[in-house]
Context: one part of a larger RNA
């Protein structure tokens, strides 16, 4: 000197962009964060239309009705495994890289190919009953379906023979027989939408390997499923993954076991550079969702806002039992030098359902807060005295200095405060309409939507009018003098100041730096 997720002191006028619990992976009141499809199903609690009926002159109450918009709960489907958050643990194939799978899976997605035929038996919800304070149930009778289950079969696969071709050879390719396994569901006149296999792409995961990735030898010897074989089983798959026999092996001063620390890496800071540091923010991967351990569902989890066990705290109870898990968004507390809103909006961007409309979406996109950090702008220009006044300013008393500074003259109007106009983010979507192949799809054109916000900015008109502060001045290091103090009161990065003239402590005056900032602590080069 650079530098920060900072923090304190003092000051303090604005705007754009960033950034904001480092510590307690403590503890949570309270809202919201994951839901959607009625073009999958029975249905009709609920709002609304129709119909019927009764009361009423009428208007209009009331009652029935699932006929129709449409929908609480159920059944079911696809999502909830993604997005969001911490860094606890992990010195490890965890993470960079470069390789492979000799042994694998992949919902959705494109693509080709084939088929979509037959039957059954349930159950929820309503509805009757009835336990419990609750949370929450059981008992019966009923019924659906793109829930569920049988039967069949075409393409495909997979196993065994058999034939042919490449290959030394494991093995690959092609062709034929056989046997096993194997799917379904509908709406429709077709067509198209949909559903089921199989195959290939894609994409995304899953294992394998080289190499590289802190510190301590005041850790030196670890290791029995350990190291290898063969064989079963198990996995989507390879493998001591597990398990039964045999064999003794396997690692290690090129640092094993052991302790300690730590999530890695694009990057970031510094350095002329080798280098040393750091790993907030943004993006990639790992790991975790109160602790501990376990499956279950599913294409995918051993699943933050599912389930069961067990622990600890919180809570509720009729004591008989039951509820919870912000290391999501905001917010409370506790800790600490120290870190913001219980805010708006789905109007882009992206997610999920869903033919669309659209639902939902603390993702995101915005506002508010914080000089926390970078950048930009301002606080006023021009003239003006051989220089007012004042100074707790200094003096050789002549003056000198604050100072062209001021007062005063002329200007301007960024900012401010008013008034006025006011954006760009918007592409399309449902549907019109036109063209191109045959439904539909493509294009082409027209056609709702703005959270932010009357904001950004653009104009007018007013007036210098609203706006400067902090450290520092012995030497390193720019910038001095006087009072006061008198080894005292302090000062200080280091050297050292201070015992009567102290440029060094304190206060005036001056003068230096940087300036909406400035110093000081703290870290790293």
């Nucleotide at each position: 000197g650079g530098a920060u997720g900072a923090a304190c002191g003092c000051u303090a006028g604005c705007g754009g962009c960033a950034g904001g619990c480092u510590u307690a992976a403590c503890a949570c009141a309270u809202g919201c964060a994951a839901g959607u499809c009625g073009a999958g199903g029975g249905g009709c609690a609920u709002c609304g239309c129709g119909g019927u009926g009764u009361a009423g002159c009428a208007a209009u109450a009331c009652a029935c009705u699932g006929g129709c918009g449409g929908c609480g709960a159920c059944c079911g489907g696809c999502g909830a495994a993604a997005g969001g958050g911490u860094g606890c643990g992990u010195a490890a194939c965890a993470c960079g890289u470069g390789a492979g799978c000799a042994a694998c899976a992949u919902u959705c997605c494109c693509g080709u190919a084939u088929c979509u035929g037959g039957g059954a038996g349930a159950u929820a919800a309503c509805c009757g009953g009835u336990g419990g304070a609750a949370a929450c149930g059981c008992c019966g009778a009923c019924u659906a379906a793109c829930a569920u289950c049988c039967c069949a079969u075409a393409a495909c696969a997979a196993c065994a023979g058999g034939g042919g071709g490449g290959a030394c050879a494991u093995c690959c390719c092609c062709u034929u027989u056989g046997u096993u396994u194997g799917a379904a569901a509908a709406c429709u006149c077709c067509g198209g939408u949909g559903g089921a296999u199989a195959c290939g792409g894609a994409u995304u995961g899953g294992c394998u390997c080289g190499c590289g990735u802190c510190c301590c030898a005041u850790u030196a010897g670890c290791u029995a499923g350990u190291u290898g074989g063969c064989g079963u089983g198990g996995u989507a798959a390879c493998g001591g993954c597990a398990c039964a026999c045999c064999a003794a092996g396997g690692c290690g001063a090129c640092g094993a076991u052991g302790g300690g620390u730590a999530g890695g890496g694009g990057u970031u800071c510094u350095g002329a550079g080798a280098g040393g540091a750091a790993g907030g923010u943004c993006c990639c991967c790992c790991a975790c969702a109160u602790u501990g351990g376990a499956a279950c569902u599913g294409a995918g989890a051993c699943a933050c806002g599912g389930u069961c066990c067990a622990a600890a705290c919180u809570c509720c109870u009729a004591c008989g039992g039951g509820a919870g898990g912000c290391a999501g968004c905001a917010g409370u507390g506790a800790g600490g030098a120290a870190u913001a809103u219980u805010g708006g909006u789905c109007a882009a961007u992206g997610g999920a359902c869903g033919g669309a409309a659209g639902u939902c979406u603390g993702a995101a996109c915005c506002a508010g807060c914080c000089a926390u950090g970078c950048c930009g702008c301002g606080u006023g220009c021009a003239g003006g005295a051989a220089u007012a006044a004042g100074g707790c300013c200094c003096u050789a008393u002549g003056g000198g200095u604050c100072g062209u500074a001021a007062a005063c003259u002329g200007c301007u109007u960024u900012u401010g405060u008013g008034g006025u106009g006011g954006a760009g983010c918007a592409a399309u979507a449902a549907g019109g309409c036109g063209c191109a192949c045959g439904u539909g799809u493509g294009c082409g054109u027209c056609g709702a939507u703005g959270a932010g916000a009357g904001u950004a900015c653009a104009u007018c008109a007013c007036g210098a009018a609203u706006a400067a502060g902090c450290a520092u001045c012995g030497g390193c290091u720019a910038a001095c003098u006087c009072c006061g103090u008198g080894c005292c009161a302090g000062c200080a990065g280091c050297c050292g100041c201070g015992g009567u003239a102290a440029u060094a402590c304190g206060g005036a005056g001056g003068a230096u730096g940087c300036a909406a900032g400035c110093g000081u602590u703290a870290u790293c080069c």
The part of an RNA shown here (small-subunit ribosomal RNA, 5' domain) has 525 nucleotides and comes from an uncultured bacterium. The prediction has a mean pLDDT of 82.